[in-house]
RNA sequence: ACGCACCGUCGAGUCGCCGCAGCCAUGGGGAAGAUGUCUGGGGCGAACCGGGGAACCACGUAGGUGGGGUGAGUCGGUCCGUGCUCGCACGGACCGUAGGGCAAUCCGAGGCCCGAACCCGUCAGCUCACCCGGUAGACGUCGAGGAUGUAGGA
Numbered sequence: 001a002c003g004c005a006c007c008g009u010c011g012a013g014u015c016g017c018c019g020c021a022g023c024c025a026u027g028g029g030g031a032a033g034a035u036g037u038c039u040g041g042g043g044c045g046a047a048c049c050g051g052g053g054a055a056c057c058a059c060g061u062a063g064g065u066g067g068g069g070u071g072a073g074u075c076g077g078u079c080c081g082u083g084c085u086c087g088c089a090c091g092g093a094c095c096g097u098a099g100g101g102c103a104a105u106c107c108g109a110g111g112c113c114c115g116a117a118c119c120c121g122u123c124a125g126c127u128c129a130c131c132c133g134g135u136a137g138a139c140g141u142c143g144a145g146g147a148u149g150u151a152g153g154a
Base pairs, nucleotide, nucleotide: 007140008139009138010137014046015045016044017043018042020040021039022038024036025035026034047135048134049133050132051131052130057125066123067120068119069118070117075096076095077094078093079092080091081090082089083088099114100113101112102111105147106146107145110142
């Protein structure tokens, strides 16, 4: 550095069944057929997750601005640059912040880390029935102290 297996972290991203194709192996004189491992892509189901979708309820007025979704990932300040409707918008750096995460039962002072990215396309409040979609990816362990339970030994 690479491959396999096991355990674990974030995350919905797990499990089961079916059949098709290909290489190889078994077996056979050979072919067909059958069986097995592996690989590829396909179908169905369970479970989990997400979106759309009545009644009721909500939606005050004016101006500006299109609006919405997954996700913890929102919001603010300073500086620099670009744009041009001169007030804002976008990008970058830094400092904060709503919020989120951190090894094996739980709580836990304190400590550490994240605070992104992407999608729909003028359209969607909630929402029974009903309809639709996803099941990836990236990684490798903080904790004084306290509580509870199981097993074994003496």
The RNA shown here (c-di-AMP riboswitch aptamer (ydaO/yuaA leader)) has 154 nucleotides and comes from Aeromicrobium stalagmiti. The coordinates come from a structure-prediction model, not an experiment, and the mean pLDDT is 79.